[in-house]
This is a predicted structure of a 1507-nucleotide RNA (small-subunit ribosomal RNA) from an uncultured prokaryote.
């Protein structure tokens, strides 16, 4: 410090997620030791049991047991003493500390800094003085008595440092008891002095004493200090405005009361104030801080342990005592809960330490000790102390140590992987040598932590003596612990997570969208580095992971440090209060600001530097820091404030000017419609085409007249005006703003503007008018599968006017307002000036407005660019992922419609902007193709053949599936083929290699059998040789292995199809762009072509195109046998023979064609058009040849091959069957339906090919298939072989026929082991459908279509009508590119990228979970009113009662008390209001969910542009 994730890729915006650190943690797996720390975050829930606050006998009365001692004794015991003391009581001090918890509290509660001249303070310290003299009670105790108990009642006795008076009175209090004087400041008091009034004591305890007193602890009064507390104030201190107004003791005053003290703190009276958008009031949440965590910091978050403060003690209220409490282990009352009970009544409060139950993911022992530190009491010893010190439990955290070290290659065994060679675990182990931290055992260690009081003992100084004082020695819960030494022995000690990317670390097996993983992206559907296991590796390590939370990364709330044209985001516009900001000059002031000093900012913590535990954690010492607050001094530039000026900002006056600026009134013509009249006759109108509609009752058309409403053509604009909305015929009236020129005036009067106010299109609403045209709703007609639409015919609200509402728009420049600055160019509207002129006609300058282009700059890009989206300033508004949702609830406004404000639950990992490359478009442009059109012939209908689907079957083997499967693999299924089925057999196998043994093998015969095969028999002895043996072959055996047309073409190679013989596909360098990419390859021409030319930030190159190859068309040369025969001769008349290579032909080599020539055209180019010549002319015709790639196209059944599967079978052999089935559907063909024909007879002309397991002639036989025969030929020689259409002649005469030949019967031929399933052919007979084929659809542009026959491969034969070739005869048509299909280039749009067979919307149906409303219902909180009113303070009363003091004393007084009354008053009750939560029949929308329904709304012109 960043990374992953939106896309095909890119840049940006933007969210989500990760890597880090931390924790009072929890959970999972694992676990050796020690040190230091920490340990109910939840139920402030309820608590059994024990302990946590007592102490003092030196304050007091009284008093018990046991030792010991003394005495007595009836020997049982008793009495006394006891520096002995239990228990209880009076009294004092303490119990208000210490300890716990965080419920409440948004507050002077807390933090910080001040104030008290408005206060209190026990114990403690210091100082001064004093401590006199009296009195009356009471508990304990005793007696009687009530009650179950708790607890009492009455009578009687007694003490005090308990209680009550009195004296003295330094001083204190009071300033309203009164007065006087002085000093000081903060002006209201303070301080000092004097007079007057009021007002208190324990002569107590203890020790010693020479009895004089001394010492000590107390006590009283006063002053001072210290400590602790109280009150007030400035500043700081969470969220919600869907909480905007709150307040009657409220704000102030006067007086009184009350308090330690100020004060509405309380009361009476008077006044009407006080707080609040700088957030009052209300609601929610919360103890606050030092500090902790995180962060570079600024910040954010937390408030455990430790420390400070506050609050609370079962819940609520209240006071008492006291220095101090409104009191955790006190009291009273009310309430809830629990316990005891004799039912009458009582008792209790762990948020002290342990512990229990419960809750919870979760948090410890009912331990030891007061030895230390601290606290209470005491003179002290001492007692008490769950504070505290220690121990126990827990890896909860931090820190440290260990689990051994060295050597050791045969790289052991074993595991895992493997390309089978090896690699790796791995010096790791074993083995050898060594060490002992730890561990076990033993010993030492009374170490240090302890000092002081004190106790016991000893000693010393001083004093009259004693107490007292000083010095030394001993006193430990932890603990026989830390530590040390010795002995033993590698001995007792390693796990967790991860290994697809982020993120360090990879293989095998299993599984097969299953099981599962997952923080995000995402893995898993048979080869998973992502699931589970294993080996290996990586990271940490007594821990490791997971979960949760906080900060960080996140500049993702932006102060530091963000944005708003299109990504989320500028308010619809203006005016304007508050607020914020504000021109120039001078002076004053010093609030802000800067600077210096002082005080404070506790300790601990953090940081720096030392020190101590062996180190560290930890502890300790010192420093720094604590950015803050307060006070004082200084500076005066800037800001503020005050004062005085200025003119440039702003405004005003005079002048000129333009304008659809606004309001009102009036006027005008064109057009539509309607009405009246005339002419006129059959249609009009409307549409893609129609129909509804109008019209013979006279429409439409046309002419004249009239009525009425609405809108204003041309001018007109890229124009003008207005704040925006908006404004358009003409005239008049009223009126707002603006621009410019020059002069004058005011003198900062300015800018912005939360709330507020005003204006605000269209639609809509209310009332009243008006209504020609248009026209939601509605009606009708069409379209359509439907058509609640688009189209058509009608038509109501509305549109118009007046008045009043509404207040929203894509109210958009998607760009807030104002000011300033920053290159230009060119239009246009308004004004002014210069020059010049007859003339604002050109031209130039300038101000204001309004457009376009463009530099710098900015921007993610697009783009903006003096009219900024540039550079700055001022102010306002707004944004913070998508959806839910501008929704719900609440509030405000509105007549309503609705508007404004405006969430959450839940859900997703994206949503989005700009640009790029493709693809696509019922977008555009250009171009091509039998693509259409123009033609010719077919298919689709029939019969048959063949292939496929389906069905059937024991099996009907398998594959191929739009074009690009379907006469396809198959160029030949009766057996074989054959892979399928049934049956019978074999198991190292039908086939290959290795090993062992034997031997030739083979053949033949017999039996069984369907065969394979089995059994038996006959016969026989291969080749080489160094004679050992070797080799080939066969048989038998063993195991390695063979074998598989089993599976995966989505693991593959190879081969192939297709787009497409379409003209395209790319690269290097350069340049442009942040980048994906672009350029080149686009453009202008041209071509069949990215073919060529020209231009150009491109220049070149490659694969394709073309050419080179084959064939065909012309000629030449060479060569003539089996081909040929012009001329010559012969002839059996047949190129047959002689002969000849002229010709044809054969097959080798050449020539020829290149836009080469001419003309035109074109940019003079490329080229195109025409012509000449030529056999052929612009690629001459045909073929082979198929770029980068696409379709996970096809093929594991041609072959090869990874993985998986079978191994007496999924292998192999054999017989038979099947692949040939048949209600049906489709494809491809053949034959036809006839006269351009059928039949009969005659007759003519080819080419490619094939042939020895072959083709087979002549001849003879058969109606024929064929048989016989065998010449000739391994073929330019012989044979197949007849070509057919054609031509000539005859017949048939339009019919289911002399068309057509299916089907069927019979008889045969041939092949073959075999013809039944299941062959072909022949003859005789039979004679079906079919009379030219619906929707639809195919081929073909010339030697082509059509038509005619011939040949060949496969093959014994053949289901061939197929396929591949060959020749014969031989057309028609193309205007043209609008349309259909396919393709190429450019451009445009896009929400597509699996790429339109795309994407995607809404209803309905189902499931799940969240939310809203809801008749109601059940709770909580709060306000107000009223009722009742406990305890208690206060007040009044007090007829009853009372020891101290007084008196004139059976009593009275002073004073007090019970009781009663009153105010206030908690809980409770009633009513009402408000708020919040739970639940609910039913209702509502929204979200999510592999394959549901209906449509097709959006994205392309998305098929009606969208919003």
């Nucleotide at each position: 410090a960043g990374a992953g994730u939106u896309u095909g890729a890119u840049c940006c915006u933007g969210g989500c997620u990760c890597a880090g650190a931390a924790c009072g943690a929890a959970c999972g797996c694992u676990g050796g030791c020690g040190g230091c720390a920490g340990g109910c975050u939840u139920a402030a829930u309820a608590c059994a049991u024990g302990c946590a606050a007592g102490u003092c006998g030196a304050a007091c009365g009284g008093u018990u047991a046991a030792a010991g001692c003394u005495c007595c004794u009836u020997c049982g015991g008793g009495a006394g003493u006891g520096u002995a003391u239990a228990a209880a009581g009076u009294g004092g001090c303490g119990a208000a500390c210490g300890g716990g918890u965080g419920a409440g509290u948004a507050a002077c509660a807390g933090g910080u800094g001040g104030a008290u001249a408005a206060c209190c303070u026990g114990c403690c310290u210091c100082u001064u003085g004093g401590u006199a003299g009296a009195g009356g009670a009471u508990a304990a105790c005793g007696g009687c008595u009530g009650g179950a108990a708790a607890c009492g009642g009455c009578c009687g006795c007694u003490a005090a440092u308990a209680c009550u008076g009195u004296a003295u009175g330094u001083g204190u209090g009071a300033u309203u008891u009164u007065c006087u004087g002085g000093c000081c400041c903060c002006c209201g008091g303070g301080c000092c002095a004097g007079a007057u009034c009021a007002g208190g004591a324990a002569a107590g305890g203890c020790g010693c004493u020479u009895c004089g007193g001394c010492g000590u602890c107390g006590c009283c009064a006063a002053g001072a200090g210290a400590u602790g507390g109280a009150u007030c104030c400035g500043c700081c201190c969470c969220c919600c405005a869907u909480u905007a107004g709150c307040u009657a003791g409220u704000u102030g005053g006067u007086a009184a009361g009350g308090u330690a003290a100020c004060g509405g703190c309380u009361u009476a009276c008077c006044a009407a104030g006080g707080c609040u958008u700088c957030g009052a009031u209300g609601g929610g949440u919360a103890g606050c801080c030092g500090a902790g965590c995180u962060g570079a910091g600024a910040g954010g978050u937390u408030g455990a342990u430790c420390g400070g403060c506050c609050a609370c003690a079962c819940u609520g209220g209240g006071a008492c005592u006291g220095a101090g409490a409104u009191a955790c282990g006190g009291c009273c009352c009310a309430g809830a809960c629990a316990c005891c009970u004799a039912c009458g009544g009582g008792u209790g409060g762990c948020a002290g330490c342990a512990g229990u139950a419960g809750g919870g993911a979760a948090u410890a022992u009912u331990g030891c000790g007061c030895a230390a530190u601290g606290g209470g009491c005491g003179a002290a010893a001492g007692c008490c102390u769950g504070a505290c010190g220690c121990a126990g439990c827990c890896a909860u955290g931090c820190c440290g140590c260990g689990u051994g070290a060295g050597u050791g290659a045969u790289g052991a065994a074993g595991g895992c992987c493997u390309u089978c060679g090896g690699g790796u675990c791995g010096u790791a182990a074993a083995g050898c040598u060594c060490u002992u931290u730890u561990c076990u055992g033993a010993g030492g260690g009374a170490a240090g932590a302890a000092c002081a009081u004190c106790c016991g003992g000893u000693g010393c100084a001083g004093g009259a003596a004693a107490u007292g004082g000083c010095a030394c020695c001993g006193g430990g819960a932890c603990g026989g612990u830390a530590c040390c030494u010795c002995a033993g022995g590698a001995a007792u000690a390693a796990g967790g997570a991860g290994c697809g990317g982020c993120u360090a670390a990879c293989u095998c097996c299993g599984u097969g969208c299953c099981a599962g993983c997952a923080g995000c992206c995402g893995c898993g559907g048979u080869a998973a580095u992502a699931c589970g296991g294993a080996g290996g590796c990586u990271c940490c390590a007594a821990g490791c992971g997971u979960u949760g939370u906080u900060c960080g990364g996140a500049a993702u709330u932006a102060c530091u440090g963000g944005g708003c044209g299109u990504a989320a985001a500028g308010g619809g516009a203006g005016c304007g209060c508050a607020g914020g900001c504000g021109g120039a000059a001078u002076g004053a002031u010093u609030a802000g600001u800067c600077u210096g000093a002082a005080g404070u900012g506790g300790a601990a913590g953090u940081c720096c530097g030392g020190g101590g535990c062996u180190c560290a954690a930890c502890c300790u010492c010192g420093g720094a820091a604590g950015u803050g607050c307060u006070u004082c001094g200084g500076a005066u530039a800037c800001u503020g404030u005050c004062a005085u000026u200025c003119u440039u900002g702003a405004g005003a006056u005079c002048g000129u000017g333009a304008g659809a600026g606004g309001a009102a009134a009036g006027c005008g013509g064109a057009a539509u419609u309607c009405a009246g009249g005339g002419u006129g006759u059959a249609g009009c109108g409307g549409u893609g085409a129609a129909a509804u509609g109008c019209u013979u009752a006279g429409a439409u058309a046309u002419c004249c007249u009239g009525a009425g409403g609405a809108a204003c053509a041309c001018c007109a604009a890229u124009g003008g005006c207005g704040a925006a909305a908006g404004c358009a015929g003409c005239u008049u009236u009223c009126u707002g703003g603006c621009a410019c020129u020059g002069a004058u005036c005011u003198g900062a009067c300015g800018c912005u503007g939360a709330g507020g106010c005003u204006c605000g299109a269209a639609a809509g609403c209310g009332u009243g008018g008006g209504u020609a045209g248009c026209g939601a709703a509605c009606g009708g007609g069409a379209u359509u599968a439907g058509a609640u639409a688009c189209c058509c015919c009608g038509g109501u609200a509305g549109u118009c006017c007046a008045c009043g509402c509404c207040g929203u728009a894509a109210a958009c420049g998607u760009u807030g307002u104002g000011c300033a600055c920053u290159a230009g160019g060119u239009g246009u509207g308004g004004g002014a000036g210069g020059u010049a002129u007859c003339g604002a006609c050109c031209c130039c300058u300038u101000c204001c407005g309004u457009g376009c282009c463009g530099c710098a700059g900015c921007u993610a890009a697009c783009g903006c660019a003096u009219u900024a989206a540039g550079u700055g300033c001022a102010c306002c508004g707004c944004c913070u992922g998508g959806g839910g949702a501008g929704u719900a609830c609440g509030a405000u406004c509105g007549c309503a419609a609705g508007a404004u404000u405006g969430a959450a639950a839940c859900u997703c990992a994206a949503a989005g902007g700009a640009a790029u490359u493709g693809a696509c478009g019922g977008g555009g442009g250009c171009c091509c193709g039998c693509a259409c059109a123009a033609g010719c012939g077919g298919u689709g209908g029939a019969g048959c053949a063949u292939g496929u689907g389906g069905u059937u079957u024991a099996a009907u083997u398998c594959g191929a599936g739009g074009c690009a499967a379907c006469g396809c693999g198959a160029a030949g299924a009766a057996c074989c083929u054959u892979a399928c089925c049934c049956a019978g057999g074999c198991u190292u196998g039908a086939c290959a290699u290795c090993c062992c043994g034997u031997g030739a093998c083979a053949u033949c015969c017999a039996u069984g059998g369907a065969a394979a095969c089995a059994u038996g028999g006959c016969u026989u002895u291969c080749u080489c040789u160094u004679c050992g043996g070797a080799g080939a072959c066969a048989c038998g055996g063993u195991g390695a292995c063979a074998g598989g047309u089993g599976u995966u073409g989505c693991a593959u190679g190879g081969c192939u199809g297709u787009c497409g013989u379409c003209a395209g596909c790319u690269c290097g360098u350069g340049u442009c762009g942040u980048g994906a990419g672009a350029u080149g390859u686009u453009g202008g021409g041209u071509u069949a072509a990215g073919u060529c030319c020209c231009g150009c930030a491109a220049c070149g190159a490659g694969c394709g195109c073309a050419a080179c190859c084959c064939u065909u068309g012309u000629c030449c040369u060479u060569a003539g046998u089996u081909a040929c025969c012009a001329g010559c001769g012969g002839u059996u008349c047949g190129g047959c023979c002689g002969g000849g290579c002229a010709c044809u032909c054969u097959a080798a080599g050449g020539a020829g064609a290149c836009u080469g020539c001419c003309g035109g055209u074109g940019a003079u180019a490329a080229g195109c058009c025409g012509g000449a010549g030529g056999a052929a002319g612009g690629u001459g015709g045909g073929g082979a040849c198929g770029a980068c790639g696409u379709c996970a196209a096809g093929u594991c059944a041609u072959c090869a091959u990874g993985g998986c599967c079978c191994u007496u079978a999924c292998g192999c052999c054999u017989g038979g069957g099947g692949c040939c089935a048949c209600a049906c559907a489709c494809g491809u063909g053949c034959u036809a339906c006839a006269a351009u024909g059928g039949c009969c007879g005659g007759u003519a002309c080819a080419a490619u090919g094939a042939g020895c397991u072959g083709c087979a002639a002549a001849g003879c036989c058969g109606c024929g298939a064929g048989g016989u025969g065998g010449a000739g030929c391994g073929a330019a020689u012989c044979u197949c072989a007849a070509a057919a259409a054609g031509c000539c002649g005859g017949u048939c005469u339009c019919a289911g026929u002399u068309c057509g030949g299916a089907u069927a019967g019979g008889a045969g031929u041939c092949u073959g082991c075999a013809a039944u399933u299941c062959g072909a052919c022949u003859c005789c007979u039979u004679g079906a459908a079919g009379u030219c084929g619906g929707a639809a659809u195919c081929g073909c542009u010339a030697g082509u279509a059509a038509u005619c026959g011939c040949g060949u491969a496969u093959c014994a034969g053949c289901u061939a009508c197929g396929a591949c070739g060959c020749g014969g005869u031989g057309a028609a048509u193309a205007c043209g590119u609008u349309c259909c299909c396919g393709g190429g280039c450019c451009u445009u749009g896009u929400a597509c990228a699996c790429a339109c067979c795309g994407c995607c919307c809404g209803u309905c149906a189902c499931a799940u979970g969240a939310c809203c409303c809801g008749a109601g219902u059940c709770g909580g909180g709060u306000g107000c009113a009223c009722c009742c009113g406990a305890a208690g303070u206060c007040g009044c009363u007090g007829g009853u009662c009372c020891a101290a003091c007084c008196c004139u004393c059976u009593g009275g007084g002073a004073g007090g008390a019970a009781g009663g009354c009153g105010c206030c008053g908690a809980a409770g009750g009633u009513g009402u209001a408000u708020u919040u939560g739970g639940u609910a029949a039913g209702g509502g929308g929204g979200a999510u969910g592999a394959a549901g329904u209906c449509g097709u709304a959006a994205c392309a012109a998305g098929g009606u542009a969208g919003c």
Its mean pLDDT, the model's own confidence on a scale to 100, is 82.